Context: one part of a larger RNA
Molecule: small-subunit ribosomal RNA, 5' domain
Organism: uncultured rumen bacterium
RNA sequence: GGAUGAACGCUGGCGGCGUGCUUAAUACAUGCAAGUCGAACGAAGUUUUCUCGCCGAAGCUUGCUUCAUUGAGAAAACUUAGUGGCGGACGGGUGAGUAACGCGUGGGUAACCUGCCUUACACAGGGGGAUAACAGUUAGAAAUGACUGCUAAUACCGCAUAAGCGCACGGAAUCGCAUGAUUCAGUGUGAAAAGAUUUAUCGGUGUAAGAUGGACCCGCGUCUGAUUAGCUAGUUGGUGAGGUAACGGCCCACCAAGGCGACGAUCAGUAGCCGGCCUGAGAGGGUGAACGGCCACAUUGGGACUGAGACACGGCCCAAACUCCUACGGGAGGCAGCAGUAGGGAAUAUUGGACAAUGGGGGAAACCCUGAUCCAGCGACGCCGCGUGAGUGAAGAAGUAUUUCGGUACGUAAAGCUCUAUCAGCAGGGAAGAAAAUGACGGUACCUGACUAAGAAGCACCGGCUAAAUACGUGCCAGCAGCCGCGGUAAUACGUAUGGUGCAAGCGUUAUUC
Numbered sequence: 001g002g003a004u005g006a007a008c009g010c011u012g013g014c015g016g017c018g019u020g021c022u023u024a025a026u027a028c029a030u031g032c033a034a035g036u037c038g039a040a041c042g043a044a045g046u047u048u049u050c051u052c053g054c055c056g057a058a059g060c061u062u063g064c065u066u067c068a069u070u071g072a073g074a075a076a077a078c079u080u081a082g083u084g085g086c087g088g089a090c091g092g093g094u095g096a097g098u099a100a101c102g103c104g105u106g107g108g109u110a111a112c113c114u115g116c117c118u119u120a121c122a123c124a125g126g127g128g129g130a131u132a133a134c135a136g137u138u139a140g141a142a143a144u145g146a147c148u149g150c151u152a153a154u155a156c157c158g159c160a161u162a163a164g165c166g167c168a169c170g171g172a173a174u175c176g177c178a179u180g181a182u183u184c185a186g187u188g189u190g191a192a193a194a195g196a197u198u199u200a201u202c203g204g205u206g207u208a209a210g211a212u213g214g215a216c217c218c219g220c221g222u223c224u225g226a227u228u229a230g231c232u233a234g235u236u237g238g239u240g241a242g243g244u245a246a247c248g249g250c251c252c253a254c255c256a257a258g259g260c261g262a263c264g265a266u267c268a269g270u271a272g273c274c275g276g277c278c279u280g281a282g283a284g285g286g287u288g289a290a291c292g293g294c295c296a297c298a299u300u301g302g303g304a305c306u307g308a309g310a311c312a313c314g315g316c317c318c319a320a321a322c323u324c325c326u327a328c329g330g331g332a333g334g335c336a337g338c339a340g341u342a343g344g345g346a347a348u349a350u351u352g353g354a355c356a357a358u359g360g361g362g363g364a365a366a367c368c369c370u371g372a373u374c375c376a377g378c379g380a381c382g383c384c385g386c387g388u389g390a391g392u393g394a395a396g397a398a399g400u401a402u403u404u405c406g407g408u409a410c411g412u413a414a415a416g417c418u419c420u421a422u423c424a425g426c427a428g429g430g431a432a433g434a435a436a437a438u439g440a441c442g443g444u445a446c447c448u449g450a451c452u453a454a455g456a457a458g459c460a461c462c463g464g465c466u467a468a469a470u471a472c473g474u475g476c477c478a479g480c481a482g483c484c485g486c487g488g489u490a491a492u493a494c495g496u497a498u499g500g501u502g503c504a505a506g507c508g509u510u511a512u513u514c
Base pairs, nucleotide, nucleotide: 001514002513003512004511006510007509008508009507010506013386014385015384016383017382018381019379020378021344026342027341028340030339031338032337035086036085037084040083041082043080044079045078046077047076048075049074050073051072052071053070056067057066058065059064060063093297094296095295102222103221104220105219106218107217108216109215112214113213117210118209119208120207121206122205123204125159127157128156134149135148136147137146138145139144165190166189167188168187169186171184172183173182174181175180195202196201223269224268225267230260231259232258235257236256237255238254239253240252242250272294273293274292275291276287277286278285279284299320300319301318302317303316322333323332324331325330350376352375353374354373358372359370360369361368362367389419390418391417392416399410400409401408402407423455426449427448428447429446433441458503459502460501461500462499463484464483465482469498470497471496472495473494479486480485
């Protein structure tokens, strides 16, 4: 000198763009953050219209009309607790753990999976038994159940059919980097499906391929300590069996005695990794906030279930700590989502608006949901831009400071005169962002008009380094200080004033880093 997610002191006009718990992965009141589909299904309910019936009132043209009550049926529209489907594995948060194939980079899978999407081919025949909802009974303070009875489906289960699909067996050909791979024909055997509708379509099943996403393996790289030198029994390898999408001590039985290590094993400490960011001429050093990629975690520790995908932040079970409810028998909860609270701390924001845009989930769609996101609010926290006026003006005014008392400095500075209107304020107009409609932002940005120099300057320093000096006060006191050092009676070094220097809506200090 540069830099910062900064903090502190003094000061503070406006705007744009960014950015804001670095500490206690501490505990959390309250609200919201993941739903959606009635075009899968039965059922319940609401509204409107129509038909029929019951009962009542009024009018009179005494058998019709009108109005109202109530019951049944039909049609249409709508709502939804439940069954069912898809989605809750994305998006959002945090960095505790992890020195590891975790990450980075380059490869491999002849050892693998992949819902939704795309393409191609083929298919969808015929049946069955339940169950929630509902009704009734019943247990419990509640959470939540139990029993009996009824019912539907794109829920569930057989049967049929089915190949170039799966499994088992053996054969031939071709090829390869080993295990092997591909193709062909054969035998035996096994497995599918679902409908809805407004008739436009949307779905269902099997196989093959693609795309996307993932899984595993390997080479190299990845902090400090030897005042850590030996470590290791599923340990290292083999055979067999199991398990997995798949390879593998992944797991198990048996067998062998191996495996790692001064090229630093093991142990201990520290730490998420990277693209990047800061600095530097570079080499390098430091760092990993924000944004993007990967990983890990979701009160702590285990476990599996469902599913294409989880061992699942707002799912389940168990244990533990904590908090809450309780009729003491038993239950409920998990902000490292967005706000917000307490605590900790030098320190870090609103219990805001909208789905208008972009994207995501569901749906045929209309649409619904979305604290993702887009915006607004707060903070000079950072960067950038603008302003706080311009010209003229010597009686060098007053005042202040100083003085050798003559003057000198502040100083064209002020006043005065003449202008201007950026910003702010006032009034009028008023977007783009949206594709036919739909704009939270927002009457915002922007434009125009009138209006007044008005509403808008501080902070640090002035001994040398280092740009900038005098007076007074103090008297080794009070104090200053980054280093050298100042202060003991004329202190350019302390304090104040005047003047000056530097930067400027900031300026200094502290901390960290190059």